[in-house]
Context: one part of a larger RNA
Molecule: large-subunit ribosomal RNA, domain I
Organism: Anisodus acutangulus
RNA sequence: CUUACAGUGGAUACAUAGGCACCCAGAGAGGGAAGGGCGUAGUAACCGACGAAAUGCUUCGGGGAGUUGAAAAUAAGCAUAGAUCCGGAAAUUCUCGAAUAGGGCAACCUUUCGAACUGCUACUGAAUCCAUGCGUAUGCAAGAGACAACCUGGCAAAGUGAAACAUCUUAGUAGCCAGAGAAAAAGAAAGCAAAAGCGAUUCCCGUAGUAGCAGCGAGCAAAAUGGUAACAGCCUAAAUCGUGAAAACGGGGUUGUGGAAAAGCAAAACAAGCAUCGUGCUGCUAGGCGGAACAGCCUGAAUGUUGCACCCUAGAUUGCGAAAGUCCAGUAAGCCGAAAGCAUCAUUAGCUGACGCUCUUUCCCGAGUAGCAUAGGGUACGUGAAAUCCCGUGUGAAUCAGCAAGGAUCACCUUGCAAGCCUAAAUACUCCUGGGUGACUAAUAGCUUAGUAGUACCAGGAGGGAAGGGUGAAAAGAAUCCCAUCGAGUAGUGAAAUAGAACAUAAAACGGUAAUCUC
Numbered sequence: 001c002u003u004a005c006a007g008u009g010g011a012u013a014c015a016u017a018g019g020c021a022c023c024c025a026g027a028g029a030g031g032g033a034a035g036g037g038c039g040u041a042g043u044a045a046c047c048g049a050c051g052a053a054a055u056g057c058u059u060c061g062g063g064g065a066g067u068u069g070a071a072a073a074u075a076a077g078c079a080u081a082g083a084u085c086c087g088g089a090a091a092u093u094c095u096c097g098a099a100u101a102g103g104g105c106a107a108c109c110u111u112u113c114g115a116a117c118u119g120c121u122a123c124u125g126a127a128u129c130c131a132u133g134c135g136u137a138u139g140c141a142a143g144a145g146a147c148a149a150c151c152u153g154g155c156a157a158a159g160u161g162a163a164a165c166a167u168c169u170u171a172g173u174a175g176c177c178a179g180a181g182a183a184a185a186a187g188a189a190a191g192c193a194a195a196a197g198c199g200a201u202u203c204c205c206g207u208a209g210u211a212g213c214a215g216c217g218a219g220c221a222a223a224a225u226g227g228u229a230a231c232a233g234c235c236u237a238a239a240u241c242g243u244g245a246a247a248a249c250g251g252g253g254u255u256g257u258g259g260a261a262a263a264g265c266a267a268a269a270c271a272a273g274c275a276u277c278g279u280g281c282u283g284c285u286a287g288g289c290g291g292a293a294c295a296g297c298c299u300g301a302a303u304g305u306u307g308c309a310c311c312c313u314a315g316a317u318u319g320c321g322a323a324a325g326u327c328c329a330g331u332a333a334g335c336c337g338a339a340a341g342c343a344u345c346a347u348u349a350g351c352u353g354a355c356g357c358u359c360u361u362u363c364c365c366g367a368g369u370a371g372c373a374u375a376g377g378g379u380a381c382g383u384g385a386a387a388u389c390c391c392g393u394g395u396g397a398a399u400c401a402g403c404a405a406g407g408a409u410c411a412c413c414u415u416g417c418a419a420g421c422c423u424a425a426a427u428a429c430u431c432c433u434g435g436g437u438g439a440c441u442a443a444u445a446g447c448u449u450a451g452u453a454g455u456a457c458c459a460g461g462a463g464g465g466a467a468g469g470g471u472g473a474a475a476a477g478a479a480u481c482c483c484a485u486c487g488a489g490u491a492g493u494g495a496a497a498u499a500g501a502a503c504a505u506a507a508a509a510c511g512g513u514a515a516u517c518u519c
Base pairs, nucleotide, nucleotide: 002515003514004513005512007510014470018441019440020438021437022436023435024434025433026432027430028429035096036095037094038051039050040049042074043073047069048055058089059088060087061086062085066078067077068076101110102109103108117143118142119140120139121137122136123135150181151179152178153177154176155175161168165215191198192197202229204227205226212220213219233422235420236366240251241250242249243248256400258365259364263358264357265356272352273351274350278347279346280345282343283342284341285340287336288335289334294307295306296305297304309326310325311315317329319327371395372394373393374392376390377389381407402417403416404415405414406413457464458463477503481489483487
């Protein structure tokens, strides 16, 4: 070296208990929370469940034979007088934590037993007239914190690209902060347009990589018209009238073919909208019914095989000692079912509740606002001819004979009416719940986690972060004997023990024993 044998090792193939992605529907709350600490079982610890009423209490329904979690064993029990279990509603719910009586090194201490602080209400009435503050209440109880992504606002980078780099780009992105909701934001024209017209907002397609912007480099990048989804509009300030000492409140009024008030004329009835209580339909939160096969043979075991049958709007799937339409659970069509709670929809006592015409005069139509200057920002648009929008500083109008816009500016023309508020749907997301699908994964894969997993362990800390699955159909988990820690041999179980718990399959590397050969 070769061959043989046994070992070591855990690849390969098989299988899955866990993941991954997407779709549909729901939900996006609750109110001493989220998240924890410590306890609770007859019997040690971890996990789950629960809270000194502690492995559970009460009640209303479902269900129908076993049961006291995972999890064995033993003890003691419960249960057809209906347990365990499933669902609805209530009760209890130590302690820390916004943590809130004071303190504190979280889960503890002290104690006069207190909702601290902010806010609101009433009272009181300092300096100082009004006011404000302090204070009082044997008043109230709205806020506080948590939260994966989505949303709005504020602050705000750099690596990078430009083949270097500075304007520019990356990018108003990452990150941080604040705030809100199941959506948010936006929103009922001081709009878009162009001689024709449209008629709030939002999303999508498209316009279009076009018009443009740009060390005209890299790159950035619209809008209108058009086509869809979905459609919804409202409330106030002022003029004016009334009450009142005043503050203020009530009526009136709300728009651009301008409106309103006043004056005159006419008219006075209902349509309509909203959805709290109640009622009803439907659905959700437990469930129930639902077809059809036997025998022989091989086997440890029948779903296999042979023979002869049946069901099918059901031959999806799972389990049962190998591969089952007819054994079990189910599945298809169809049907039944709720004491209690919740949701949608319908209806309703209830609530809200419009107005016309004419004419001229008068009045009002949102002020430190619009605009302007200057320094910036944002609009696809880098100061450019730079409009429109926002803003620091300084100035500072007009009221319908008005004001603004139509991309410098002026005129004409056209369109609209700023400086007050609200507004469903179409749209975005998935920490989470239920259902479903997969030319997704199959234990170095798939989530970091198929097992005590954000665990063990590491770090002063922020933080980092694993490995580890498969006996057998059933423990039948090896009584007894012998050597005696390990391990091995008898005996026995099993189809099999080279399936013996370091347990299914068991490759290679690697080490060893034996034989032959070579030196």